Predicted 3D model of a 105-nucleotide RNA (SAM riboswitch aptamer (S box leader)) from Oceanobacillus massiliensis. Taxonomically the source falls in Oceanobacillus (Bacteria, Bacillati, Caryophanales, Bacillaceae). The coordinates come from a structure-prediction model, not an experiment, and the mean pLDDT is 77. The sequence is in RNAcentral, with records from MGnify.

RNA sequence: UCUUAUUCAGAGUUGGUGGAGGGACAGACCCGAUGAAACCCAGCAACCAUCACUUCGGUGAAAAGGUGCUAACCUGAUGCAAGGAUGAUUCCUUGAACAAUAAGA
Repeated sequence: UCUUAUUCAGAGUUGGUGGAGGGACAGACCCGAUGAAACCCAGCAACCAUCACUUCGGUGAAAAGGUGCUAACCUGAUGCAAGGAUGAUUCCUUGAACAAUAAGA
């Protein structure tokens, strides 16, 4: 970089170290010295792997292993296109793009 699947829910913003940033990007709106990032620990989930069954599509169990995740009216809100509602502001639906994670190439 490409393909497939998922982005519903869940789990520490009273654990420890740390000491100023963080929520992908843009505009916003937020979080943060009543302690950000990061690391350790703890937890959640069940993609791969494991086990059992199978109509071979899958279903279920478990959580020791490889990953991932653990602020928000759950800002993957909005962004591009189409449609709908509305007097307007604005709101809703569908799809795309971008982004994240897993597995494979």